Model confidence (mean pLDDT): 76 of 100. Bacterial RNase P class A from an uncultured Opitutia bacterium, 371 nucleotides, folded computationally. Its Rfam family is "Bacterial RNase P class A". Gene Ontology terms of the family: ribonuclease P activity, dimeric ribonuclease P complex and tRNA processing. It was read from a public genome assembly, where an Rfam model found it.
[in-house]
C1' cells in the first nucleotide's frame, strides 16, 4: 500500500428557491417549531396512573461461572477462571460462549443405518455337528455357536494409539494418552493442582419438561382525572304574601317559572411534551441536557395520525466513453448515464434484539513493496 473479516464504534447526503402538510403564536401581513439510530420488535426494567393488599403457601415470571465498579432496576463496564475456534515451531495473541445442574426424575435424538443408550451381527472374521461336494488335500460348503478388530450409515456407534494375547476377538493384559475418584498445597473466589488410587463405570440435548438458588402484587395512557350540552332522579322557592329579568341600589315596568343537589360521561379539556417558579395571557426568570473554540443556538407533540413534493447547484458511490486538458504507471479533471440504504414518533425514560447504502476510525488475518 492492497485485500478479507470483525467490532456492529461514529456519521446517516448538504444548500437554495417555489408549492404543500401538522402544531403553536399573530398586529391577520405573516412568524416559530416539526422523526430515528434504530422512532421497529414490544423482549426486559423503571417512572406515572388506577385497583388490590394481616400472614403464609401454590401457580406463574425474571435472572444464573467468579471478583470489583456504575445503576432504583433491567442491564452495562473492567479484570479473571473454564470451554470452543482461528493464527503461530513455540511462548503466546485474537475472537466467541444463556457459562448453575444431564451419576434426582421424565422425555427427545430427524434422515440414513442391522443397531441411537443397561446398543447392535448388514457386510465381515473365527469355529464348526450331522451331512454334502471333491480322486485327494491341513480343500470347498454347512445348522447351532463365538467375535464389536475391519468395512459401511450417521451430528453422534458405548475410550484412542501401539504391543502382547487369542480359534477369531475383546481393558482380556501391558505402555503412553484420555477419563473417573481422593487430594498435600495455592487463590477473596470461579478455579488450579504436586501426589496417590481405579481398567473405565457416566453419549448428547436443560433457548425440552424439570431441579437448585435469588428476586418479583395485578392491569396498562384505550392507565386515569375533570367535565358543557342533554336524558333521568331528588327535594326547595314561587305564580297578587311575586321567583326571575331590565338592574349594583330605590322607584317603575314586564312577569311564570327559577335556582340547587345527585347522576351517567358524549363533543371536549387535561394527562402530554426539557424541568421549576412568576404571570389572566403573550411571555419573563432560573436551571438541566445537547451542539459550538467562543459568542450564542436548540430541546416534535398529532390524535387514524403532519414532518412531503418539484427544480437547480454541490457531494458520495457504481458504470460508460477515450472526441477535450494534464499525464503517461491507463490514472486524474471535465463529459454522459445510473444510484444515495434501513426505516417512520403516538405517555415518557433506561436497556436488549433485529434491519441498514456508503464512508471513516480501531482490531485481527493474508499478500506485495521499500529501508
Nucleotide at each position: 500500500a492492497g485485500u478479507c473479516a470483525g467490532a456492529c464504534c461514529a456519521c446517516a447526503c448538504g444548500c437554495a428557491u417555489c408549492c404543500g402538510c401538522g402544531c403553536g403564536g399573530u398586529u391577520c401581513g405573516c412568524c416559530g417549531c416539526g422523526a430515528g439510530g434504530a422512532a421497529a420488535g414490544u423482549c426486559c426494567g423503571g417512572a406515572c396512573a388506577c385497583c388490590a393488599c394481616a400472614g403464609g403457601g401454590c401457580a406463574g415470571g425474571a435472572u444464573u461461572c467468579c471478583c470489583g465498579g456504575c445503576g432504583c432496576a433491567a442491564g452495562c463496564c473492567g479484570g479473571g477462571g473454564c470451554g470452543c475456534g482461528g493464527c503461530g515451531c513455540g511462548a503466546g495473541c485474537c475472537g466467541c460462549g444463556a457459562c448453575g445442574g444431564a451419576a434426582a426424575g421424565u422425555g427427545c435424538c430427524a434422515c440414513a443405518g442391522a443397531g441411537a443408550a443397561c446398543a447392535g451381527a448388514c457386510c465381515g472374521c473365527c469355529c464348526g455337528a450331522a451331512c454334502c461336494c471333491g480322486a485327494a488335500a491341513g480343500g470347498g460348503g454347512g445348522a447351532a455357536g463365538g467375535c464389536a478388530a475391519g468395512g459401511g450409515u450417521g451430528a453422534a456407534a458405548c475410550g484412542g494409539u501401539g504391543g502382547g494375547g487369542u480359534a477369531a476377538g475383546a481393558g482380556c493384559c501391558c505402555a503412553c494418552c484420555g477419563c473417573c475418584c481422593c487430594g498435600a498445597g495455592g487463590g477473596c473466589g470461579a478455579c488450579c493442582g504436586a501426589g496417590g488410587g481405579g481398567g473405565c463405570a457416566c453419549g448428547g440435548c436443560a433457548a425440552a419438561c424439570c431441579c437448585a438458588a435469588u428476586c418479583c402484587g395485578g392491569u396498562g395512557c384505550a392507565a386515569g382525572a375533570c367535565a358543557a350540552a342533554c336524558a333521568g332522579g331528588g327535594g326547595c322557592c314561587g305564580u297578587u304574601c311575586g321567583a326571575g329579568g331590565c338592574c349594583g341600589c330605590c322607584c317603575g315596568c314586564c312577569g311564570a317559572g327559577g335556582a340547587c343537589c345527585c347522576g351517567g360521561g358524549u363533543u371536549g379539556u387535561c394527562g402530554c411534551a426539557c424541568c421549576g417558579c412568576c404571570g389572566c395571557g403573550a411571555g419573563g426568570c432560573g436551571g438541566u441536557u445537547c451542539c459550538g473554540a467562543g459568542a450564542g443556538g436548540a430541546a416534535a407533540g398529532a390524535g387514524g395520525a403532519a414532518u412531503g413534493g418539484a427544480u437547480g447547484c454541490g457531494g458520495g458511490c457504481g458504470g460508460g466513453a477515450c472526441c477535450g486538458g494534464c499525464g503517461a504507471g491507463u490514472g486524474c479533471c471535465a463529459c454522459c448515464c445510473g444510484u444515495c440504504a434501513c426505516a417512520g414518533a403516538a405517555u415518557c425514560c433506561g436497556g436488549c434484539u433485529u434491519a441498514u447504502c456508503g464512508u471513516g476510525c480501531c482490531u485481527g488475518g493474508c499478500u506485495c513493496c521499500a529501508a